Molecule: transfer RNA
Organism: bacterium ADurb.Bin400
RNA sequence: CGGGGUGUAGCACAGUUGGUAGUGCGCUGGGCUGGGGGUCCAGAGGUCCGCGGUUCGAGUCCGCGCACCCCGACCA
Numbered sequence: 001c002g003g004g005g006u007g008u009a010g011c012a013c014a015g016u017u018g019g020u021a022g023u024g025c026g027c028u029g030g031g032c033u034g035g036g037g038g039u040c041c042a043g044a045g046g047u048c049c050g051c052g053g054u055u056c057g058a059g060u061c062c063g064c065g066c067a068c069c070c071c072g073a074c075c076a
Stems, first nucleotide, its partner, number of pairs: 001072007010025004019056001027043006049065005
């Protein structure tokens, strides 16, 4: 320098054909227990890496960037 992939809750990830953002773990409150552990119930937590564009509507499509990973080229 060229090509490809990934970026979504504290962590790990799903999200189909554009149409209300979800699951597990963790966290908070409560029930069962003398307590812990375990289990069950309920709840909080995100404007989806950034900026633009298309669209009635974008996590999803397009462009330009940023970060990380992989491959190639170049150099030594």